[in-house]
Context: one part of a larger RNA
This record gives sequence, structure tokens and C1' cells, in this order.
RNA sequence: UCGGACGAAAAGGAUUUGUAAGUGGCUUUUUAAGUCCACCGUUAAAUCCCAAGGCUCAACCCUAGAUAGGCGGUGGAAAAUUCCAAGCUAGAUUAUGGUAGGGGCAGAGGGAAUUUCGGGUGGAGCGGUGAAAUGAGUAGAGGUAAAAAAGAACACCAACAGUGAAAGCACUCUGCUGGGCCAACACUGACACUGAGAGAUGAAAGCUAGGGGAAAGAAUGGGAUUAGAUACCUUCGUAGUCCUAGCCGUAAAUGAUGGGUACUGGGCGCUGUGGGUAUUGACCCAUGUAGUGCUGUAGCUAAUGCAUUAAGUAUCCUACCUGGGGAGUACAUUCACAAGAAUGAAACUU
Repeated sequence: UCGGACGAAAAGGAUUUGUAAGUGGCUUUUUAAGUCCACCGUUAAAUCCCAAGGCUCAACCCUAGAUAGGCGGUGGAAAAUUCCAAGCUAGAUUAUGGUAGGGGCAGAGGGAAUUUCGGGUGGAGCGGUGAAAUGAGUAGAGGUAAAAAAGAACACCAACAGUGAAAGCACUCUGCUGGGCCAACACUGACACUGAGAGAUGAAAGCUAGGGGAAAGAAUGGGAUUAGAUACCUUCGUAGUCCUAGCCGUAAAUGAUGGGUACUGGGCGCUGUGGGUAUUGACCCAUGUAGUGCUGUAGCUAAUGCAUUAAGUAUCCUACCUGGGGAGUACAUUCACAAGAAUGAAACUU
């Protein structure tokens, strides 16, 4: 490379926008690039194949013939791909009317709890554990009921629910703002799908600068435990966790399952929405559509399982894999303030 794979065996990129590129709906016309047909030329000889012949046979030699495929030329075919032109509306936009939502950003407000603080009350214990001790307390702790301050997080509702591309998003209100879905079918008329490079976003930790610092808490110190205890338990507690402005660019970034389109039995829920039925109305009942779950048939699978949200049946595009270790290492390059990240071997070994 081919072939075969990619939920868990090696293998889906963290997610998305989109350039090149690949692929691409229906009808008619044109074209003839690819495609197909016929013929011609060429593809040296030798060789191979084949039929005669010559060495007594054979190897060998000699003569004639044949040949797939390639390349070029000429003439034709036009169903499908391409091209040209014109149209269409089923894909895709836009507009209209609704609608659900922890989608995003910003600004206000709130209560519970915690800690601290100054007083009141009160007077010996508190705290912690398996048991203790370190710790804190007559310089008045702990307890108790009010006052004040601070920071962080928002119980119940809460769900198998919602929403977002993913990361993620939840106290309440307001402002600005993105996307989705449904209905009817008004507009454009294939404008589409995927997407190498590239751009954007990207938990936590970490880094830079400035704030903030209640609580819990890497590191560190102390007390225990233990043979030891650089731990588990405990008492303090710094960084960080929070905010603002930048950087980093990684996670078991998981559904361990790339995206699009179409098709393929059912049953039971939940969420949004539509019409029908029903009714005073909400329920209820059957049903369409977009999501989200459970169960399970065919089919698939090594099995487990998946099963209209496919891991089924097809098709288009893309990433990636090729025994284990060495190794996500070395070297080199790019990026980064650094930490490191990305790309990524070989010897050797088994």
C1' cells in the first nucleotide's frame, strides 16, 4: 500500500465555523471530457505461446503466425456522470404567526447557614477521637438571645426533566442578545453535505498583574497510630479555590459510539408544540411533529449487547488503526512567561 477495521480488543479528532478539495435533487436541450463501439498506427529484435521444418531424438536451431494490455489517431453512440442553456420545488435559506427553556452577557435585590467582632447574660468546662493528645478557656471559653461586618454558595422545588456545538448552565428580578421547535406554505430556486490546512470556543489544575479571602483546604508545622508512618485519624494552616484583565489548551474533554441523507415491526413513558374528538372548561381518548428515556422483533455482533436516538440496510465526505514493550520517550521543529503542549521515531527486546 491493498485488504480489513474503529462502543469495551489497536483505532472517532474535545467541540464547532468554514477555505481548498471530494460528493451532490427533479425535468428538458446542448456537448462529447470521462465512458462505450469499430477501424488504423505503434508498442525493435531476441524471449514467451502456437504450427510446420532441421540436427538419428531432445535440449538447441530455423520459418511462418498469434497475442492481452498501454499509447496515439480517425469515425461513430449518447442512457447515466461532466459541460452549456432554460425551467421546477420535494433538499436548503428567508419572511409570517406562535411557543418552551438552569442558552449567553451585564446590572440590581434576597434569605438560610458559617466565621469574626463589640457589648448583655452566665460561670467551667469546650473541642476532638476507635481511644486520646496537640489546640482553645477564670485575662471568662463553650452555651444563650439580639446588633454589626465579611466572603462564598444558592436547601426544598429537582425529574429517568430542560437547554447549549462541546466545555457547561439552577436563589429572585430587570435590560440586551444567540439558537431551537411547531403551524400554515408567502419568497429565493439546489443556494446543499462533508471538510485537509485555517479560525473560534474549550472543565479542573497551573502561570502573570491587581483586588478579595467566610468556609473548607494541596504544601508545611504539631498531636496520635505504627516496628516505621514522609499516610489514613486529628489540630492549626499557606498557595489556590472567588473577582477583573491576560495566558495555558489539556481530561476516563465518555454515549469510551465523527457528520449528513434515505429506508427498515411493535409496546410503554416524559418534554415542547399542532390539529381532531370530548367538555362549560381543565382532564381523558386517538393522532402528527421535534426531542428525551425504557423494553424488545427482524437484522447485526466473537459474545456482551445494539436495535427508527442502530452497533441494522445503503450512500457521500472526513479523522484514525496495523502485536507487546522501548514510548507518547529521544532528536528536531512550531507554540508557550513557565509548567509544558503539538508533531513524533529508531536501536534493542519479546
Model confidence (mean pLDDT): 87 of 100. A computed fold for a 350-nucleotide part of an RNA from Ziziphus jujuba, annotated as small-subunit ribosomal RNA, central domain. The source organism's lineage runs through Eukaryota, Euphyllophyta, Gunneridae, rosids and Ziziphus. The full RNA is in RNAcentral, with records from SILVA.